[in-house]
Context: one part of a larger RNA
RNA sequence: GAUUGAACGCUGGCGGCAUGCUUUACACAUGCAAGUCGAACGGUAACGCGGGGUCAACCCUGGCGACGAGUGGCGAGCGGGUGAGUAAUACAUCGGAACGUGUCCUGAAGUGGGGGAUAACCUAUCGAAAGGUAGGCUAAUACCGCAUACGCUCGGGAGAGGAAAGCGGGGGAUCGCAAGACCUCGCGCUGUAGGAGCGGCCGAUGUCCGAUUAGCUAGUUGGUGGGGUAAAGGCUUACCAAGGCGACGAUCGGUAGCUGGUCUGAGAGGAUGAUCAGCCACACUGGGACUGAGACACGGCCCAGACUCCUACGGGAGGCAGCAGUGGGGAAUUUUGGACAAUGGGGGCAACCCUGAUCCAGCCAUGCCGCGUGAGUGAAGAAGGCCUUCGGGUUGUAAAGCUCUUUCGGUGGGAACGAAACGGUUACCACUAACACUGGUGACUACUGACGGUACCCACAGAAGAAGCACCGGCUAACUACGUGCCAGCAGUCGCGGUAAUACGUAGGGUGCGAGCGUUAAUC
Numbered sequence: 001g002a003u004u005g006a007a008c009g010c011u012g013g014c015g016g017c018a019u020g021c022u023u024u025a026c027a028c029a030u031g032c033a034a035g036u037c038g039a040a041c042g043g044u045a046a047c048g049c050g051g052g053g054u055c056a057a058c059c060c061u062g063g064c065g066a067c068g069a070g071u072g073g074c075g076a077g078c079g080g081g082u083g084a085g086u087a088a089u090a091c092a093u094c095g096g097a098a099c100g101u102g103u104c105c106u107g108a109a110g111u112g113g114g115g116g117a118u119a120a121c122c123u124a125u126c127g128a129a130a131g132g133u134a135g136g137c138u139a140a141u142a143c144c145g146c147a148u149a150c151g152c153u154c155g156g157g158a159g160a161g162g163a164a165a166g167c168g169g170g171g172g173a174u175c176g177c178a179a180g181a182c183c184u185c186g187c188g189c190u191g192u193a194g195g196a197g198c199g200g201c202c203g204a205u206g207u208c209c210g211a212u213u214a215g216c217u218a219g220u221u222g223g224u225g226g227g228g229u230a231a232a233g234g235c236u237u238a239c240c241a242a243g244g245c246g247a248c249g250a251u252c253g254g255u256a257g258c259u260g261g262u263c264u265g266a267g268a269g270g271a272u273g274a275u276c277a278g279c280c281a282c283a284c285u286g287g288g289a290c291u292g293a294g295a296c297a298c299g300g301c302c303c304a305g306a307c308u309c310c311u312a313c314g315g316g317a318g319g320c321a322g323c324a325g326u327g328g329g330g331a332a333u334u335u336u337g338g339a340c341a342a343u344g345g346g347g348g349c350a351a352c353c354c355u356g357a358u359c360c361a362g363c364c365a366u367g368c369c370g371c372g373u374g375a376g377u378g379a380a381g382a383a384g385g386c387c388u389u390c391g392g393g394u395u396g397u398a399a400a401g402c403u404c405u406u407u408c409g410g411u412g413g414g415a416a417c418g419a420a421a422c423g424g425u426u427a428c429c430a431c432u433a434a435c436a437c438u439g440g441u442g443a444c445u446a447c448u449g450a451c452g453g454u455a456c457c458c459a460c461a462g463a464a465g466a467a468g469c470a471c472c473g474g475c476u477a478a479c480u481a482c483g484u485g486c487c488a489g490c491a492g493u494c495g496c497g498g499u500a501a502u503a504c505g506u507a508g509g510g511u512g513c514g515a516g517c518g519u520u521a522a523u524c
Stems, first nucleotide, its partner, number of pairs: 001524004006520005013371006020363001021329001026327003030324003035074003040071002043067002047065003050061004081282003090207007099199003104195004109190003112146001114144002121136006152161003166187006174181002208254003215245003220242008257279004261272004284305005307318004335361001337360003343357001344355004374404004384395004408465001410460005418451001423445008468513005473494003479508005489496002
C1' cells in the first nucleotide's frame, strides 16, 4: 500500500447492489418447512346445492359440487442446512470395464379369464394416555393363481420358466328390458430393445506438518473351490503357498472437508476455501437393517446410551447442523414478516393444491458504488476568537447582505416492465365410421402482481432538513499560545516530559480523508 463474513471508539443525510453466528456439531418454547390424486377404491365426518317428508324450524336422502378419516398410487433418496468426522472408503485431472436405472424419448409385442381376503365401518372389550385385542361386513389400478410369450431368463441342446389393470371423454349402425356390450380417442398397466440423463465400481498422478514416530501387516499378500453383490474384487468362507508395504518416508501422532475460486503480488509465489457453483461427509451419540428404481434415509423404523417432557407410576413422547425465533457462549452477526405473481420442484388428464426452494420486503454505514449537505456575487477585509514586535497579522469571500437554483428529503397527482400461459370462442389439419371427443397450429378474447404508498414522470413550498473523524517532532502532509513541570501523560519506531515542550492537556490555526474517520485483529 492492498484486502476482510470483521469488532471497538467518535460521528451519521439519501439511494442502488451485495453480505450478515467465523465462537458451543451447545440446549431448544412456539409456528411453519412434503404433500398430492375422487379420472384407482369402498364410502360420507364437515360445508353448499338439489329432491322428499303438507314444511318456516326440524328430519330424511351420496343424487350433485365436493371431501374428514381409511385402502391404493406417486412423491417423500429432490430441494434446504452444517463442516463434526475424514490426510484418503475424500477431492482435482486423466483414463478404464465387470454394472444398475423409477420418471423421460424412440421402436416393436401384449393388456384374455378367474379367485380368496382386508382396512374403513359395526359390535364387544383393555388402557390414564400413547395405543391395542376379539368377532362380523365390504371394494379396488391392493393381493394371488390360470392362460398366452415376438422378444426375455436358464440351458451345450432338447426344452423349461416367467406378465398385466383398469379409469375417463365421445358416439352412427347392430345387440340388449336396462346397465351396457361394441367402436374410437386419451391416460394408464405388463414384458422387452435402444438412447439420454443420473448413479455404483476400478486404476494412474497430484493434494499440510512431525523421524524427539522406523519398522508395519494374519484376511495380512497371492492362488483354487464354495458363497455373495446390480457389478470387478479377501467382499466373505474353507484349503494351499508365504507373501505384501517401507528413507521415493510405510506405520504412528497432530492438524484439516476438497475444488472452481478469493486476497495479495510485476510475476514466480504466499495466504485462504464466507457468500455463488461442483463433489464429499453428517443429521442428539453409537449400531442395525426394512421399504424402494434409488437410502442403510435431517422433519422414517428398530435396539442401546445421554438429556428433556407427560404419567393415574403400569407405561409413554421427543430430536431446528430446514425458515424465523429463544437461552447460552462470545469482541461479534438480522424479522417468531409477505407471496406462490415469476422461476423451479412434487402430485394430478386438467382445473388446481402444496412448496420458509424461490421471489420479495424488514433490520445493520458490514462492504462496494452513486448523490447530496447549495450556486453566483459580496472588503466596511464587520463583529467575535487567536496571535502580536501593539504597527498589525490571521480566521477570511469565510459570514452578513444581494441575486438565483431545488438534486436528495417532504407533500400531492400520474404511472410502467416483470404476464405469458392455463381458461373460453373459432378456422384449418391429424385421428376416426363420425361434422363427437381429443391433440396440433393460427386468430379473437376474459382473468391472474407478493413486491407496491414500486421504478419512473409531473407539480408545490422553501437554502429550507443534512459533517464529521484522525493527525500536525522525524519517518509523514500540516505551528503557534497557554497550562503542566521526569508529575500528569504520550508512544508504530526513534523517543518526548526534570519552568520558555511545534512530541503531554486545552485553544486558535493548519494538513489528510469525508458519511465516514480512526484503532485493534488478520493475510500478502

A computed fold for a 524-nucleotide part of an RNA from a metagenome, annotated as small-subunit ribosomal RNA, 5' domain.
Its mean pLDDT, the model's own confidence on a scale to 100, is 86.